A computed fold for a 351-nucleotide part of an RNA from a Synergistaceae bacterium, annotated as large-subunit ribosomal RNA, domain IV.
RNAcentral holds the full RNA, with entries from ENA.
It matches the Rfam family "Bacterial large subunit ribosomal RNA".
[in-house]
Context: one part of a larger RNA
RNA sequence: UUCUGGUUAAGGAACUAGGCAAAAUAACCCCGUAACUUCGGGAGAAGGGGUACCCUGAUAUUGUGACGAAGAACAUUCAGAGCGAGAGAGGGUCGCAGUGAAGAGGCCCAAGCGACUGUUUAGCAAAAACACAGGUCUAUGCAAAGUCGUAAGACGCAGUAUAUAGACUGACACCUGCCCGGUGCCGGAAGGUUAAAUGGAGAGGUUAGCGUAAGCGAAGCUUUGAGAUGAAGCCCCGGUAAACGGCGGCCGUAACUAUAACGGUCCUAAGGUAGCGAAAUUCCUUGUCGGGUAAGUUCCGACCUGCACGAAUGGUGUAACGACUUGGGCGCUGUCUCAACCAGGAACUCG
Numbered sequence: 001u002u003c004u005g006g007u008u009a010a011g012g013a014a015c016u017a018g019g020c021a022a023a024a025u026a027a028c029c030c031c032g033u034a035a036c037u038u039c040g041g042g043a044g045a046a047g048g049g050g051u052a053c054c055c056u057g058a059u060a061u062u063g064u065g066a067c068g069a070a071g072a073a074c075a076u077u078c079a080g081a082g083c084g085a086g087a088g089a090g091g092g093u094c095g096c097a098g099u100g101a102a103g104a105g106g107c108c109c110a111a112g113c114g115a116c117u118g119u120u121u122a123g124c125a126a127a128a129a130c131a132c133a134g135g136u137c138u139a140u141g142c143a144a145a146g147u148c149g150u151a152a153g154a155c156g157c158a159g160u161a162u163a164u165a166g167a168c169u170g171a172c173a174c175c176u177g178c179c180c181g182g183u184g185c186c187g188g189a190a191g192g193u194u195a196a197a198u199g200g201a202g203a204g205g206u207u208a209g210c211g212u213a214a215g216c217g218a219a220g221c222u223u224u225g226a227g228a229u230g231a232a233g234c235c236c237c238g239g240u241a242a243a244c245g246g247c248g249g250c251c252g253u254a255a256c257u258a259u260a261a262c263g264g265u266c267c268u269a270a271g272g273u274a275g276c277g278a279a280a281u282u283c284c285u286u287g288u289c290g291g292g293u294a295a296g297u298u299c300c301g302a303c304c305u306g307c308a309c310g311a312a313u314g315g316u317g318u319a320a321c322g323a324c325u326u327g328g329g330c331g332c333u334g335u336c337u338c339a340a341c342c343a344g345g346a347a348c349u350c351g
Stems, first nucleotide, its partner, number of pairs: 001346008010337002014335001019332001027051005036041001038171001052093005061085004068078003094098001106330007113322002118130002134169007146155003172317004177247003182244002184240005191235003197229002202224005209216002248266005275309001276306001287303005
């Protein structure tokens, strides 16, 4: 110097990003216990008191129950040795201290998120992430849909729509608004477009032949090939948002001012409803006001000017729960003011 422990005057979080670490609390019995609540909880809430030993004591009470008695006898009843448990009370004794050592919840208030128990990054993340019961939508009638496999075959299932598969949401309570123009999905089949295929009009090459020549040119072979017929799809017509998604601007107006219930106008598929709101979302911003502090960029309650909340990519609440996050308080302390000493281990020095 360092590590692991121990003690500490006065103060008691002044430390620090943060009470991190440490301290404190602790067993059993009794009293007592709030808001809130899904009436189960919250709750060991909180907050108090007691605890040793001796005598009264073979205490009260109580468990088991031998021998025995009554009974003709099993039964049943009586009685009760022995061995256990043992409250409460009175009196007394000792110490600073009686769960005398060890082991053994710190608590409260408020907010956020997630309902909860659970799961997770084996080896830097345990969480607000995942899951979850519950909700909704979609597919699937059984040789099911879906999945694996080239196939056979298998799972689904020795199941059958109260089932199975996929997607989203995530207990519960109150709710879940408007838009189908775009994309997707579902339905429709009149019209437009449209493949292979069918079909073969016609055209080219070749040449028997004809022709003086230029050239024409049957059949066959060959290279092509128009109109016409021709499905789904797409166009088209509807539906569908707990499908993917979206949910405006400008100007004016009330007898103080300010504001605008109201009016005008442009655009849109429709212009954000309820609820919430400087929020895990607010840039400006340490917004403004109130609370808490002597003093508060955090926190709580409001306001609404929402840069850029918003309704199952769910909205708003919510008892209980959480090694979650944030703010405050009581207790407690070497975290600190500010350090000191002690014990043991190591480094180090000497041998």